[in-house]
RNA sequence: GGUGCAGGCCGGGUGACCGCGGGCGGCCCUGUCGGCUUCGGCCGGCGCGCCGCUCGAGGAAAGUCCGGACACCACAGGGCAGGACGCUCGGGAGACCGAGGCGGCGAAAGCCGACGGAAAGUGGAACAGAAAGCAGACCGCCGGCCCGGGCAACCGGGUCGGUAAGGGUGAAACGGUGGGGUAAGAGCCCACCAGCGUCCGUGGUGACACGGGCGGCUCGCCAAACCCCGUCCGGUGCAAGGUGAAGCAGGCUCCGCUGACGCGGCCCGCCGAGGAGCCGGGUACACCGCCAAGAGAGAUGGUCACCCUCGACAGAAUCCGGCUUACAGGCCUGCUACGGAA
RNA sequence: GCCCCCAUCGACUAGCGGCCCAGGUCACGGCCCUUUCAAGGCCGUAGCGCGGGUUCGAAUCCCGCUGGGGGCA
Numbered sequence: 001g002g003u004g005c006a007g008g009c010c011g012g013g014u015g016a017c018c019g020c021g022g023g024c025g026g027c028c029c030u031g032u033c034g035g036c037u038u039c040g041g042c043c044g045g046c047g048c049g050c051c052g053c054u055c056g057a058g059g060a061a062a063g064u065c066c067g068g069a070c071a072c073c074a075c076a077g078g079g080c081a082g083g084a085c086g087c088u089c090g091g092g093a094g095a096c097c098g099a100g101g102c103g104g105c106g107a108a109a110g111c112c113g114a115c116g117g118a119a120a121g122u123g124g125a126a127c128a129g130a131a132a133g134c135a136g137a138c139c140g141c142c143g144g145c146c147c148g149g150g151c152a153a154c155c156g157g158g159u160c161g162g163u164a165a166g167g168g169u170g171a172a173a174c175g176g177u178g179g180g181g182u183a184a185g186a187g188c189c190c191a192c193c194a195g196c197g198u199c200c201g202u203g204g205u206g207a208c209a210c211g212g213g214c215g216g217c218u219c220g221c222c223a224a225a226c227c228c229c230g231u232c233c234g235g236u237g238c239a240a241g242g243u244g245a246a247g248c249a250g251g252c253u254c255c256g257c258u259g260a261c262g263c264g265g266c267c268c269g270c271c272g273a274g275g276a277g278c279c280g281g282g283u284a285c286a287c288c289g290c291c292a293a294g295a296g297a298g299a300u301g302g303u304c305a306c307c308c309u310c311g312a313c314a315g316a317a318u319c320c321g322g323c324u325u326a327c328a329g330g331c332c333u334g335c336u337a338c339g340g341a342a
Numbered sequence: 343g344c345c346c347c348c349a350u351c352g353a354c355u356a357g358c359g360g361c362c363c364a365g366g367u368c369a370c371g372g373c374c375c376u377u378u379c380a381a382g383g384c385c386g387u388a389g390c391g392c393g394g395g396u397u398c399g400a401a402u403c404c405c406g407c408u409g410g411g412g413g414c415a
Stems, first nucleotide, its partner, number of pairs: 001338001004335007012307007020056008031046006058313001062324002065322005070237004077268004082233005087100005101115001102113004116228002121226002123222002138167002140163010175193006194218001196215008241288004250279006262270001308311001343414007352368004360398001370386005391407005
């Protein structure tokens, strides 16, 4: 120089003028309320008035996916059912993050992984194929018997067996290579290799790795199928919930101190007097929760000038952490392959 | 704002992971029948909202988007 990778940051800037919302402070000419009055005014309070100062969207404010705070329902309890998650260690918990293990991809930096269990059980594998799981004889190979042909070697056909080396089907066909062995074959036997189980040793907190012995010789796939194992989970959500004010009209049926409602899918347990349905009437206001943006579910902007790389996705609504999704362009740092120079 | 549910031809729907390049009714197009129209018969067009993943195999199972619907003062 430059290919690729990883991490972090910004997301138009400056100035002038105008405007919007919140907070604080000041003023009373004007507005409004209260008090005093000698009726001229004076004093005090308030803001929907005026002035000044100050603050005013994001990295995702989004989706509402996961969790927490907070609030109410027993002081949040037990069991079943149900749900979530799933290598190890740590981070309060986690589906998130960091480090590591294992597997896969890449030449490397690095990236990706819903990554417990299939010798606990149940189940699935269409079509094709002879056979799809303690498999299987269609073709082929080999042997016995029978029939036919031939002088004979042998050939053809049938039948009964053996055989998983070869062919063919399939996503998948019960280790691989070589040798021995056999009628032909086969872990039937042997050597090496791969893989499985088990025991021991070493290293590591651990997942796991490495080494050795033994074993039967191979025991495949799917758990984002049921399931098993382990860990965790009570429910509802700020329209939670609380305070104040205003207004109205009750009627019928049913359940309930032999325990309703609360309590959620069910049972136990707790509490203790109201509750449910239908018809009819009234209200739908203020404040707290709620914020150094912050409500009224309506603020956070506009114009002009200059500059640049010419500006994307997008707008808070109780708050916080994480994830996911959308996004024009730009900057910084580290590493890697290649080329060049010293 | 918060919490749930759903998505298959133009419409309504069926669909046990393979029998499904998805079936049915109405609608639409063509042909037959009829003097003509309707009805009827035969044939056809047309769909799993989108993108990934699991699996030999996905409309179906899982995840993420998109678009609809409902409830709560």